Notes:
A computed fold for an 84-nucleotide RNA, annotated as c-di-GMP-I riboswitch aptamer.
[in-house]
RNA sequence: AAAUGAAAAAGGCAAACUAAGGGUAACCUUGGGGCGCAAAGCUACCAAUCCUUAAAUAGAAAUUGGGAUAGUGGGGCUGCCAGU
Numbered sequence: 001a002a003a004u005g006a007a008a009a010a011g012g013c014a015a016a017c018u019a020a021g022g023g024u025a026a027c028c029u030u031g032g033g034g035c036g037c038a039a040a041g042c043u044a045c046c047a048a049u050c051c052u053u054a055a056a057u058a059g060a061a062a063u064u065g066g067g068a069u070a071g072u073g074g075g076g077c078u079g080c081c082a083g084u
Base pairs, nucleotide, nucleotide: 004082005081012037013036017032018031019030020029021028022027035071041077042076043075045074046073047072048069049068050067051066052065055064
């Protein structure tokens, strides 16, 4: 430096639910909680799913635009421990 993650240790994160707050919404933040996680660290680049105030249209759908999810898959960047 690369690959691997069966066992161990030091630690880390935190699903559902819940309290308060924010957002039209998807959802987010903080506390409790702990289902799980070796990248469940960071990043919306590709795809996926979801939401949508507003615009265009006679209207609806679709599309375009805007947004959410990194604990949906892939890509990019970074990182702890171990040597049976």

Its Rfam family is "c-di-GMP-I riboswitch aptamer". About the family: GEMM was predicted in a large-scale screen for bacterial structured RNA regulatory elements. Gene Ontology term of the family: cyclic-di-GMP binding.